SAM riboswitch aptamer (S box leader) from a marine sediment metagenome, 95 nucleotides, folded computationally. The prediction has a mean pLDDT of 83.

[in-house]
């Protein structure tokens, strides 16, 4: 890069910081942030995915790989207009 699946649920502290930024890019908002943002790190937690165990299967458990751990992917924007698709983005597995 490609393919497929799923994204309305679920999960936190502390520590450093040369200390202001942050929510995926654009663009509107509207949110979070010195009662310290991103970034690192340390230990916790949670259950998409693949994994083990189990079950006739639906499911259940586990927490081993990877992943996540503020608000529907924070809304909306692009098509149709009961509300949906779609794009674009994240994860996972194959390739």
């Nucleotide at each position: 890069u490609c393919u497929u699946a799923u994204c309305a649920a679920g999960a936190g502290a502390g520590g450093u910081a040369u200390g202001a930024g942050g929510g995926a890019a654009c663009g509107g908002g509207c949110c979070c942030u010195a009662u310290g943002a991103a970034g690192c790190c340390u230990c916790g937690g949670c259950a998409a995915c693949c994994u083990g165990c189990u079950u006739a299967a639906c499911g259940g458990u586990a927490a081993g790989g990877u992943g996540c751990u503020a608000a529907c992917u924070c809304c909306c924007a692009c098509c149709c207009u009961u509300g949906g698709g779609a794009a674009a983005g994240a994860u996972a597995a194959g390739g």